[in-house]
RNA sequence: UACUUUCUUCAGGGAUGGGUGAAAUUCCCUAUCGGCGGUAAAGCCCGCGAGCCGUUAAGGUAGGAUUCGGUGAAACUCCGAGGCCGACAGUGAUAGUCUGGAUGGAAGAGGAAAAGU
Numbered sequence: 001u002a003c004u005u006u007c008u009u010c011a012g013g014g015a016u017g018g019g020u021g022a023a024a025u026u027c028c029c030u031a032u033c034g035g036c037g038g039u040a041a042a043g044c045c046c047g048c049g050a051g052c053c054g055u056u057a058a059g060g061u062a063g064g065a066u067u068c069g070g071u072g073a074a075a076c077u078c079c080g081a082g083g084c085c086g087a088c089a090g091u092g093a094u095a096g097u098c099u100g101g102a103u104g105g106a107a108g109a110g111g112a113a114a115a116g117u
Stems, first nucleotide, its partner, number of pairs: 002117003005113006017029003031097002033086002035048004043084002051061003066082005088100003
């Protein structure tokens, strides 16, 4: 220094203004948000978590969305421009943004201890 074990802390953001209407932060215009690891710095490249089924375990299932130009050795990651996507349940009216499961869980990040290799 690395690995293994135990304990512990942390670990998701967002509806502004207006229109229609009996009723909408759900529709329309506008606004606004982007978990973790990898890799040239990523919501939309690869992988993981979050959802659902399950003996709640193993495991299974599901798993959205990007183009063009520029720089460069290297970028679907940076810069410029345009575009797109978003679990489940609830609701006086259809929800990424409201309410709820959730004072939850978790990818993972950090810290501590002891021993061994």

Predicted 3D model of a 117-nucleotide RNA (FMN riboswitch aptamer (RFN element)) from Syntrophomonas zehnderi. The RNAcentral record of the sequence draws on Rfam and Ribocentre. The prediction has a mean pLDDT of 78.